c-di-AMP riboswitch aptamer (ydaO/yuaA leader) from Blastococcus sp. VKM Ac-2987, 140 nucleotides, folded computationally. Its mean pLDDT, the model's own confidence on a scale to 100, is 77. The source organism's lineage runs through Bacteria, Actinomycetota, Geodermatophilales, Geodermatophilaceae and Blastococcus.

[in-house]
RNA sequence: GCAGCCAUCGCGCUGAGGGGGAGCCGGGGACCCACCGCAGCACUGGGGUGAAUCGCGCGCCGCGCACGUCGCGGCGCGGGUAGGGCGACUUCCACGCCCGAAUCCGUCAGCUAACCCGGUAGGCGGCAUCGGAAGAAACG
Numbered sequence: 001g002c003a004g005c006c007a008u009c010g011c012g013c014u015g016a017g018g019g020g021g022a023g024c025c026g027g028g029g030a031c032c033c034a035c036c037g038c039a040g041c042a043c044u045g046g047g048g049u050g051a052a053u054c055g056c057g058c059g060c061c062g063c064g065c066a067c068g069u070c071g072c073g074g075c076g077c078g079g080g081u082a083g084g085g086c087g088a089c090u091u092c093c094a095c096g097c098c099c100g101a102a103u104c105c106g107u108c109a110g111c112u113a114a115c116c117c118g119g120u121a122g123g124c125g126g127c128a129u130c131g132g133a134a135g136a137a138a139c140g
Stems, first nucleotide, its partner, number of pairs: 005021002008018002011015001023120006033110001045108001046105004054080001056078009065068001083099005089135005094129001
């Protein structure tokens, strides 16, 4: 962290794997609702999972031009930031620490009953704020 449980099957069987069940998580998908609604042109695709989004600075590479202290794109790094996690039951607050990735669909997706589809993996740490308030639970 939704990622565990129940049986079951075969194998080269102290192990990994296959399909199944309910549960859990996610996606697609009507009416209603939402969005849009002066017209035209040009430019830009868009969306999902996830906390992981958006600026700034530096370096390298490529392209462009009006040749600059230039613009655009890609990659890398640094520092912030939306947001998220932890500090031994829960919520809020204070303080501190950490993360702020990756990936998928393929021009297509607002919401969404019925219905349909997919997933049920992984990762990290090494003894701490015995912090405050309100609860819960346990015990008497």